[in-house]
Molecule: small-subunit ribosomal RNA
Organism: Pelagicoccus sp.
RNA sequence: UUUUCGGAGAGUUUGAUCCUGGCUCAGAAUGAACGCUGGCGGCGUGGUUCAGACAUGCAAGUCGAACGGGAUUGUCUACUUAGCUUGCUAUUUAGACAUGAGAGUGGCGAACGGGUGCGUAACACGUAAAGAACCUACCCUUAUGUGGGGGAUAGCUCACCGAAAGGUGAAUUAAUACCGCAUGUGGUCUCCAUUCACAUGGAUGGAGCACCAAAGCUGGGGACCUUCGGGCCUAGCGCAUAAGGAGGGCUUUGCGGCCUAUCAGCUUGUUGGUGAGGUAACGGCUCACCAAGGCUAAGACGGGUAGCUGGUCUGAGAGGAUGAUCAGCCACACUGGAACUUAGACACGGUCCAGACACCUACGGGUGGCAGCAGUUUCGAAUCUUUCACAAUGGGCGAAAGCCUGAUGGAGCAACGCCGCGUGGGGGAUGAAGGUCUUCGGAUUGUAAACCCCUGUCACCAAGGAUAAACCGUAGUCGGUUAAUACCCGGCUGCCUGAUGUAACUUGGAGAGGAAGGAGUGGCUAACUCUGUGCCAGCAGCCGCGGUAAUACAGAGACUCCAAGCGUUAUUCGGAUUCACUGGGCGUAAAGGGUGCGCAGGCGGCCAGAUGUGUCAGAGGUGAAAUACUGCAGCUUAACUGUAGAACUGCCUUUGAAACUAUCUGGCUAGAGUAUCGGAGAGGUAAGCGGAAUUCCAGGUGUAGCAGUGAAAUGCGUAGAUAUCUGGAGGAACACCAAUGGCGAAGGCAGCUUACUGGACGAUUACUGACGCUCAGGCACGAAAGCAUGGGGAGCGAAAGGGAUUAGAUACCCCUGUAGUCCAUGCCGUAAACGUUGUUCACUAGGUGUUGGAGGAUUCGACCCCUUCAGCGCUCAAGCUAACGCGAUAAGUGAACCGCCUGAGGACUACGGCCGCAAGGCUAAAACUCAAAGGAAUUGACGGGGGCCUGCACAAGCGGUGGAGCAUGUGGCUUAAUUCGAUGCAACGCGAAGAACCUCACCUGGGCUUGACAUGUUGGGAAAAGCCGUAGAGAUACGGUGUCCGCAAGGGCCCUUCACAGGUGGUGCAUGGCUGUCGUCAGCUCGUGUCGUGAGAUGUUGAGUUAAGUCCCGCAACGAGCGCAACCCUUGUCUUAUGUUACCAGCGGGUAAUGCCGGGGACUCAUGAGAGACUGCCGGGGUCAACUCGGAGGAAGGUGGGGACGACGUCAAGUCAUCAUGCCCCUUAUGUCCAGGGCUGCACACAUGCUACAAUGGCCGGUACAGAGGGUCGCAAUCCCGCGAGGGGGAGCCAAUCCCACAAAGCCGGUCUCAGUUCGGAUCGCAGUCUGCAACUCGACUGCGUGAAGUCGGAGUCGCUAGUAAUCCCGAAUCAGCAACGUCGGGGUGAAUACGUUCCCGGGCCUUGUACACACCGCCCGUCACACCACGAAAGUCGGCAACACCCGAAGCCGGUGGCCCAACCAGUAUCUGGAGGGAGCCGUCGAAGGUGGGGUCGGUGAUUGGGGUGAAGUCGUAACAAGGUAGCCGUACCGGAAGGUGCGGCUGGAUCACCUCCUUU
Repeated sequence: UUUUCGGAGAGUUUGAUCCUGGCUCAGAAUGAACGCUGGCGGCGUGGUUCAGACAUGCAAGUCGAACGGGAUUGUCUACUUAGCUUGCUAUUUAGACAUGAGAGUGGCGAACGGGUGCGUAACACGUAAAGAACCUACCCUUAUGUGGGGGAUAGCUCACCGAAAGGUGAAUUAAUACCGCAUGUGGUCUCCAUUCACAUGGAUGGAGCACCAAAGCUGGGGACCUUCGGGCCUAGCGCAUAAGGAGGGCUUUGCGGCCUAUCAGCUUGUUGGUGAGGUAACGGCUCACCAAGGCUAAGACGGGUAGCUGGUCUGAGAGGAUGAUCAGCCACACUGGAACUUAGACACGGUCCAGACACCUACGGGUGGCAGCAGUUUCGAAUCUUUCACAAUGGGCGAAAGCCUGAUGGAGCAACGCCGCGUGGGGGAUGAAGGUCUUCGGAUUGUAAACCCCUGUCACCAAGGAUAAACCGUAGUCGGUUAAUACCCGGCUGCCUGAUGUAACUUGGAGAGGAAGGAGUGGCUAACUCUGUGCCAGCAGCCGCGGUAAUACAGAGACUCCAAGCGUUAUUCGGAUUCACUGGGCGUAAAGGGUGCGCAGGCGGCCAGAUGUGUCAGAGGUGAAAUACUGCAGCUUAACUGUAGAACUGCCUUUGAAACUAUCUGGCUAGAGUAUCGGAGAGGUAAGCGGAAUUCCAGGUGUAGCAGUGAAAUGCGUAGAUAUCUGGAGGAACACCAAUGGCGAAGGCAGCUUACUGGACGAUUACUGACGCUCAGGCACGAAAGCAUGGGGAGCGAAAGGGAUUAGAUACCCCUGUAGUCCAUGCCGUAAACGUUGUUCACUAGGUGUUGGAGGAUUCGACCCCUUCAGCGCUCAAGCUAACGCGAUAAGUGAACCGCCUGAGGACUACGGCCGCAAGGCUAAAACUCAAAGGAAUUGACGGGGGCCUGCACAAGCGGUGGAGCAUGUGGCUUAAUUCGAUGCAACGCGAAGAACCUCACCUGGGCUUGACAUGUUGGGAAAAGCCGUAGAGAUACGGUGUCCGCAAGGGCCCUUCACAGGUGGUGCAUGGCUGUCGUCAGCUCGUGUCGUGAGAUGUUGAGUUAAGUCCCGCAACGAGCGCAACCCUUGUCUUAUGUUACCAGCGGGUAAUGCCGGGGACUCAUGAGAGACUGCCGGGGUCAACUCGGAGGAAGGUGGGGACGACGUCAAGUCAUCAUGCCCCUUAUGUCCAGGGCUGCACACAUGCUACAAUGGCCGGUACAGAGGGUCGCAAUCCCGCGAGGGGGAGCCAAUCCCACAAAGCCGGUCUCAGUUCGGAUCGCAGUCUGCAACUCGACUGCGUGAAGUCGGAGUCGCUAGUAAUCCCGAAUCAGCAACGUCGGGGUGAAUACGUUCCCGGGCCUUGUACACACCGCCCGUCACACCACGAAAGUCGGCAACACCCGAAGCCGGUGGCCCAACCAGUAUCUGGAGGGAGCCGUCGAAGGUGGGGUCGGUGAUUGGGGUGAAGUCGUAACAAGGUAGCCGUACCGGAAGGUGCGGCUGGAUCACCUCCUUU
């Protein structure tokens, strides 16, 4: 510079986040199969399973020009006989010519082609080399030769045996069959020379004794010869010898490509040598002898699996998987063994033997081998026609024609794959009908259809119609050969040869006519609605859908994606950087070995030289073709095919380079080490010594307890304990010093002294000269527990015993107490053996403390100070990290080496092996199950965690409740019904501010069905309401009376029809609205900014303060919103305006008295409008801030009191019965009307109240003072009647006017005198009043009588902090009346107490832990019981595989052998004998199958047994997560139903509090 190529993610763990990590999906592919569907063509592909078994046909023959021979048929000639149309037909025999079947001898082929992948982990394959250690038929080239003889034997014929297959004997015959002889271009052998080389050796030349060949056939022919075959000549084919070529084969070697170490040692022809044999050839290939070697951790040997390669699929690539079709190589041919023949085989369609199987049989014996092409059967999810042709290509034979060829070329079947085409095109809006949906308007299907105009691909019909054909043969012609115009060969021309094929292709015809389905539509992932179903039926690749509104099931419509296919299943690669070379990790996620030493291995300082191993560059050889890529080309295109190029990333050879690496040589000192001096230290081993304390023993003093705990008890003690004193014994451990101090490799090490001994450190100079680092296997050390033997045994203390606790307590607590703990010796070899951080080296900002040393400065000396080396800590920068955190002692940046990890569980397990006395340790799976398991951090929630704060939360007080009677509500029970709802706080005097009927929803009975009520509508009618009467329980029915408005239409009313009404029926878990609760608690959020990868954080935390997230200060925050507060109402003071119905000070009038009257506007009061309170002022505290404490003034003082007002949200809280409302349900009833009953029912339990139990009281008499309300369907005065409830009567009042309406407690006086009472009033009886259609069930009140329980209330529990509690009355709503003692208001009288926040409860903030997030009413562990699943062990039992030892020993090769047999050749005494040679027979070695035996290994099965996994609700406990209620965990030992408990040692991956040290800031 040019060119080419080129990498995507998603879902799923969580409340949410980041990370780790698995699972799953989207892509491509296939010799595929299955489901649904299916028009045409081209090109390919098609038993992957049983190398299971095979009926039938075919797949290897050919040559007469090698040979003997010749059936048959034809023609001709002669002859015999017969017929007669007398020259024809038929026939016999003989001859000639032609034809030449079947079989045989002989040659060549059959070793190719075709099939399959059993075996094989191997020089089998691939690649690159070697053969100087080899072979090679046919083919090609070159040279020479092809002479002369002999004896047989198939066939045929005859005889015999046999069912057959086949065999035996005799006679006879040919050859290119067989055998001698001759010759020798040459070859072999021996010797010599030259030359070459790579060790044995090769090549060439020469000499020499010896040895070694052959076959003929055919065509043509002029002379000459002939026994007429021919000789001879010529041409072609053949044969022999030799040399070479090409192609093929054989052998050897380097390198490469599977799994397993739960296979670690293997090997006796094994490794080598000498000699021999054998082979085409080397070689233990075989044998004899000798030696004792050979292989192996870079994986021998064993086991499992497997044909290898080019390639194919995938992938960005590197890789991974694979080895169908095509091509190369190998192996095999029913199973095993063996050789023969041959150039070549140990031979797919040959032989022999053995075995299994099948067939034939006359039972004696024979025959067979589809893993050739078709085809059958079996197996299986699954894989085709018992087709045509040798026309082409190729092969065998032949001189050739030709024959053979299931190779091959074609066709058939199959959507099995790839590719191409079609199923029509244009117009067409009434946006038709139908379908679907609908908000009922419409939308969509949809220009889609209809309809109009066109076109004619494919299929169909008709006609035409190439290429694939070149050969060969034959005819002609030219050339070559030859003596030759003959034969033969070659070229050219003409003719002849097609299975496919009714093909391709072309033209014409007709008619839109014959040609579309499959999957999907929750996310991933393109595409949505309706109906049905109701955790059912079903779906599902993962997550997950379905329990009455399912875009997830099923159907429908619509839509999406592909399309003659579409989906599913299986498999491979990808995504998966999820085995990481490219390209990962190990503090906490899985993962650093417990520690060190150290062989092999890996890696290695500086300088110089040499070599050229790796490395780099150039060149050469090879890397088969096909495939893939690129260009061009041929089929109409494409698939497909042809051609050319590049490529094939590799291996080998050769030439060069020399930086790095390596090797060798020489040197250096910075790494490492040695020597010298010095100090520090719980470093190790052994011996000795010491004091304090516990316990025990003896004695003294002394008396009733001691000990122990949350509290106790067991235990000890009057036989004298504990306590105390003296003396003694014995064992173990070493207070203070003492320290995040020191030492050691780790485990670990602590009184003192001595001896021996290891290591590190500092300083100085000298020396060695890379001696180094790491380290698989190996070796050593290795806490505690434990084991063995022998000691020892004070204290402590598994187990055990007892006492407590408890539901239980195999525990925690207590009293005892054995092993053990201690010593010696020997085992064990594990720990949370942890810094959860391998060792070594180098580099990279600081600060500070401490231990050991050295130096400097200074000093009288020291300390302090500065520098430096080696350790031990803290903090922090950069950087790293998922975060937490690490940060010169790295988890930073690099280098070297080792160990380890790859989802969770199963499983620190099983089996096997090694170790151990045992306990057990080390190594270490699988089936099966799940879609998670996990790390860090975040927000919440929670804690029998912590801190701060607050509330009538506790405490301090007052009064209740729980006991009694009654009232009311609820549960329960009952009932025909006792309608329904509310159910911890937050249901229970609640819905209900009024259940006798009504209400009313419930029950019983009687009625109605367009309805009791609404709207519309069809048709009709003249009456309806009201009143009266009859029947009835009533609804209702019947009769009478009555007769609406409007001019009309009509309205109203009634009957009828259809739509519909109606429902206190269901669902508050479909909803709206409303409400409760946390809670009038102080919180809940947002915008922008900042921090964090992120969820999130900050703000909102902190120091103060407040009732308050109230305010102030600080601060990476600055602001804002909803809440708090304030604004609103009421109450407390004042001013002002107005002044009736309120008021009356002053003035006047009047009364017995009264604002009663004139009047007044002062006061009270009412109604308005204002003022006032803001920590404003002073002082103390405080950061001189917020604020707080005290004070003044003031009616009121620190939100003055009270009310209304309720943030974000929580509780699927409550309400479908106030109302509204989706869906579902009922429709002569779940609607509606009526009567009666019920909601009031009563062994019982609870809740809320009232009245009491009395003297702070009851009763009687007198007497004082409110506020707020209500009143015309009403409140009702004075008056009269009644003991009273009340009745009569009715002034006044639509209300600051009149009425309800006398307030009561209080005060004064009297009485009662502690009792079941002059307390208390329930219950019951009688008599009444009132309301009301109606008081029986079931009203209230009055009078008289009766006179129950109850004497202050157990455990427990409630309210209240000031005008409050307590106590006393008054009013109102609802309402005819009343269950009201309830509820809501009003005023009267009017307290006590709060030290304080330890505790109980609720709440707020901060912080901490967490395995919780449905959030502790959470999560979760183990046994047991049941069901299912897979696995292990197991007395055994059954089978496979590969070996071993021995026995038997077929065929066959090899060896031997005699008294058997034999044509050629040789010899001799010659129809015979001998020799050479050969063959049967026999013997022997080897030897397959088989048998016997003991082992090995793998698998099946197995009564029983063991643990494991899974399962909606089982049992027992509560182990873990919070301090999980005894902190947890690790190792070990013992024990226990179980989780587990306890002992010993260890760890923090423990909360909390305190202290010490260190650090940060000043």